[in-house]
Context: one part of a larger RNA
RNA sequence: GACGAACGCUGGCGGCGUGCUUAACACAUGCAAGUCGAACGAUUCCAAGGGUGCUUGCAUCUUUGGUUUAGUGGCGAACGGGUGAGUAACACGUGAGUAACCUGCCUCUUGGUUCGGGAUAAGCUUGGGAAACUGGGUCUAAUACCGGAUAUUCUUCUUUCACCGCAUGGUGGGGGUUGGAAAGAUUUAUUGCCAAGGGAUGGGCUCGCGGCCUAUCAACUGGAUGGUGAGGUAGUGGCUUACCAUGGUUUUGACGGGUAGCCGGCCUGAGAGGGUGACCGGCCACACUGGGACUGAGACACGGCCCAGACUCCUACGGGAGGCAGCAGUGGGGAAUAUUGCACAAUGGGGGGAACCCUGAUGCAGCGACGCCGCGUGCAGGAUGACGGCCUUCGGGUUGUAAACUGCUUUCAGCAAGGAAGAAUUUGACGGUACUUGCAGAAGAAGCGCCGGCUAACUACGUGCCAGCAGCCGCGGUAAUACGUAGGGCGCAAGCGUUGUCC
Numbered sequence: 001g002a003c004g005a006a007c008g009c010u011g012g013c014g015g016c017g018u019g020c021u022u023a024a025c026a027c028a029u030g031c032a033a034g035u036c037g038a039a040c041g042a043u044u045c046c047a048a049g050g051g052u053g054c055u056u057g058c059a060u061c062u063u064u065g066g067u068u069u070a071g072u073g074g075c076g077a078a079c080g081g082g083u084g085a086g087u088a089a090c091a092c093g094u095g096a097g098u099a100a101c102c103u104g105c106c107u108c109u110u111g112g113u114u115c116g117g118g119a120u121a122a123g124c125u126u127g128g129g130a131a132a133c134u135g136g137g138u139c140u141a142a143u144a145c146c147g148g149a150u151a152u153u154c155u156u157c158u159u160u161c162a163c164c165g166c167a168u169g170g171u172g173g174g175g176g177u178u179g180g181a182a183a184g185a186u187u188u189a190u191u192g193c194c195a196a197g198g199g200a201u202g203g204g205c206u207c208g209c210g211g212c213c214u215a216u217c218a219a220c221u222g223g224a225u226g227g228u229g230a231g232g233u234a235g236u237g238g239c240u241u242a243c244c245a246u247g248g249u250u251u252u253g254a255c256g257g258g259u260a261g262c263c264g265g266c267c268u269g270a271g272a273g274g275g276u277g278a279c280c281g282g283c284c285a286c287a288c289u290g291g292g293a294c295u296g297a298g299a300c301a302c303g304g305c306c307c308a309g310a311c312u313c314c315u316a317c318g319g320g321a322g323g324c325a326g327c328a329g330u331g332g333g334g335a336a337u338a339u340u341g342c343a344c345a346a347u348g349g350g351g352g353g354a355a356c357c358c359u360g361a362u363g364c365a366g367c368g369a370c371g372c373c374g375c376g377u378g379c380a381g382g383a384u385g386a387c388g389g390c391c392u393u394c395g396g397g398u399u400g401u402a403a404a405c406u407g408c409u410u411u412c413a414g415c416a417a418g419g420a421a422g423a424a425u426u427u428g429a430c431g432g433u434a435c436u437u438g439c440a441g442a443a444g445a446a447g448c449g450c451c452g453g454c455u456a457a458c459u460a461c462g463u464g465c466c467a468g469c470a471g472c473c474g475c476g477g478u479a480a481u482a483c484g485u486a487g488g489g490c491g492c493a494a495g496c497g498u499u500g501u502c503c
Base pairs, nucleotide, nucleotide: 001502002501003500005499006498007497008496009495012375013374014373015372016371017370018368019367020333025331026330027329029328030327031326034075035074036073039072040071042069045066046065047064048063049062050061051060052059053058054057082286083285084284092210093209094208095207096206097205098204101203102202106199107198108197109196110195111194112193113192114148115147116146117145123138124137125136126135127134128133154179157176158175159174160173161172162171163170164169184191185190212258213257214256219249220248221247224246225245226244227243228242229241230240231239261283262282263281264280265276266275267274268273288309289308290307291306292305311322312321313320314319339365341364342363343362347361348359349358350357351356378408379407380406381405388399389398390397391396412444414439415438416437417436418435422430447492448491449490450489451488452473453472454471458487459486460485461484462483468475469474
């Protein structure tokens, strides 16, 4: 000098930041991911029109429009948010490669959108179960599912020509051959769907270099190192497998052990360097513990599934349910860390043609002097240098222009009135906030540490190696500027000291 700090004493206001560093301990409760009726069949209610029955204002059927609810279907849920347990690794940083790859939504280009089929949920019905849930029968729709046709610059195999490169090879053209597609909706403006090719974005994989401690760890390794065939993958590859060879790493520190998320940065320092990785941003990893796959463009998936385990809860004892390292909040641990708040108004995200819905992301508010910055607690005059306190050589000195007293001002806080920008035209949580104006009155607002030397600041009394102080040196045993108190002084100031950590 710095801090995500804590502790002691003290505490007026505002702005901007920031706040579980410990138990990746366990969690009550609420919320944190939905949306689309312009994909679909139903369903609830309302309104309007029409038909039938008639008891003349009710029943029933139907059409249209709106509305409700679960279901089928689509997209999203792989983002956003949290945490740092694991990880010494191509995890990260940086620079390359991919002639070894993928990429939903978006965008551009070309072409297409044809003919059929069988189901099923919901519904109705009937069972089982305490529940969670679940079985049978029957009916029905689709942009759900399946089959056929046709199709290239796609694809399989083959052949040929040209050009190019970076080794394997790549690109383009021609011929033959194999396989492969689609879905409609609507308010008639559109928007979807299928195939193929480019772009953009995002990702996968590979490599060079770089960044901890330990030799009281010296040898390590059996899919191990390489090859061939096969399998697998979006894709290279011992990634996997069969066979073959016997390799591969290592004192330039392998292997083992310990510790640790990495970086941009941050702190310090003249720099070199040292320390660190809170907040913000990028990447990675994880989601009760361990394992696994499914769906999908994308996950081996925090608020999905399955299995095992520990724990908690419900139970009719047969069986079930759960996962805050999301936002609040609770218990526990701890020196220590906040509200079970408001709003989608803005920014951004998901769905939708839109209206709109959802969004504890986010924007705000609340709490904490936790930090930084700013402001205030008055200003001017005022000497018989009052009273009081303290000291005294008893003359006086000092507190001290300090107070009183006189004049003035009103920042901030208070009260009252007005009152934004943030919003493109509608929409403002913040918020009657910021800000402006007016009113009253010095009024509501100062402490903490220190005073032996280092180190700015001294006297008196008490105590008497006691009580105590102390960062180091050291003070205290009867004249203590070092302990305690008082007066005075010095330093900082809404803070001041102490402790801890780093330079």
Small-subunit ribosomal RNA, 5' domain from an uncultured Actinomycetes bacterium, 503 nucleotides, folded computationally. The full RNA is in RNAcentral, with records from ENA, Greengenes and SILVA.